[in-house]
Model confidence (mean pLDDT): 81 of 100. A computed fold for a 75-nucleotide RNA from Minicystis rosea, annotated as transfer RNA. The RNAcentral record of the sequence draws on ENA. Its Rfam family is "tRNA".
RNA sequence: CUGGGUGUGGCUCAACCUGGUUAGAGCGCCGGCUUCGGGAGCCGGAGACUGAGGGUUCGAAUCCCUCCAUCCAGA
Numbered sequence: 001c002u003g004g005g006u007g008u009g010g011c012u013c014a015a016c017c018u019g020g021u022u023a024g025a026g027c028g029c030c031g032g033c034u035u036c037g038g039g040a041g042c043c044g045g046a047g048a049c050u051g052a053g054g055g056u057u058c059g060a061a062u063c064c065c066u067c068c069a070u071c072c073a074g075a
Base pairs, nucleotide, nucleotide: 001074002073003072004071005070006069007068010027011026012025013024020058029045030044031043032042033041051067052066053065054064055063
C1' cells in the first nucleotide's frame, strides 16, 4: 500500500444479511426474601441512544460514504 474480519451496559455475546414495538440475554453490580452468618435459590432494580462524523429514508445498530482502533492475509 491492497483485500477481508471485528467494534453494541463493567465483561462475554445476540439483534444486522431481509430497515419498523421501549436495543435484549448470561455473568457481574445494587436492594429485598430466605439464613445465626455466608453461599445457593427466588424476586426486584440500575446500567449501552450501538467506535466517530456525514448521507439516504416517514423511520438506521441495520443501507451508502469517509475516518478511527484492533486482528488476519497478501505485496